[in-house]
RNA sequence: GCCACUUUAGCUCAGUUGGUAGAGCAGCUCAUUCGUAAUGAGCAGGUCGUCGGUUCGAGUCUGACAAGUGGCU
Numbered sequence: 001g002c003c004a005c006u007u008u009a010g011c012u013c014a015g016u017u018g019g020u021a022g023a024g025c026a027g028c029u030c031a032u033u034c035g036u037a038a039u040g041a042g043c044a045g046g047u048c049g050u051c052g053g054u055u056c057g058a059g060u061c062u063g064a065c066a067a068g069u070g071g072c073u
Stems, first nucleotide, its partner, number of pairs: 001072007010025004019056001027043005049065005
């Protein structure tokens, strides 16, 4: 230098054919317990890497850029 893939909650990851963003763990509150752990119930947490384009509507399609992983030279 070229090619492919990845980027979504604090972490690990889903998200189907474009139609109001989810799970597990972690966190907080409550119940249970003499108390802790465990268990159960609930709550909070997101400019979906950045800037544009297409569309009535974009996490999803598309362009450029950035970061990371792998490969080729």

About this RNA
Model confidence (mean pLDDT): 82 of 100. This is a predicted structure of a 73-nucleotide RNA (transfer RNA) from a Puniceicoccales bacterium. The sequence was found in a public genome assembly. Taxonomically the source falls in Puniceicoccales (Bacteria, Pseudomonadati, Verrucomicrobiota, Opitutia).